[in-house]
RNA sequence: AUCUUAUUCAGAGUGGUGGAGGGAAACGGCCCUGAGAAGCCCGGCAACCGGUCAUCUCGGUGAUACGGUGCCAACUCCGGUAGGUGGCUAGCCUGCGAGAUAAGAG
Numbered sequence: 001a002u003c004u005u006a007u008u009c010a011g012a013g014u015g016g017u018g019g020a021g022g023g024a025a026a027c028g029g030c031c032c033u034g035a036g037a038a039g040c041c042c043g044g045c046a047a048c049c050g051g052u053c054a055u056c057u058c059g060g061u062g063a064u065a066c067g068g069u070g071c072c073a074a075c076u077c078c079g080g081u082a083g084g085u086g087g088c089u090a091g092c093c094u095g096c097g098a099g100a101u102a103a104g105a106g
Base pairs, nucleotide, nucleotide: 002105003104004103005102006101007100008099013042015041016040017039021032022031023030027079028078029077043072044071045070048068049067050066051064052063053062054061055060076098080096081095082094083093084092085091
């Protein structure tokens, strides 16, 4: 890289450093940013896996946040496709696809 399963409208700093970029990559859009971007440090959020504790109909459930990830503007920022709704090229809803993250397979 690939495959499987689950989740994907919630949540997270008036900090330090740093200095011009950033929103994963390409393209388009739309945004954020010297009232300070990325990165790094600290801090925080969440609870997927493990641990621990409680409970139990022994399959689970709950708590915790110790370990392993992840995350901390905007729905996954928006974009594909099928159907529905709609006066409509807007918007909205549902499925699928794509992406991301976790756990597992190989």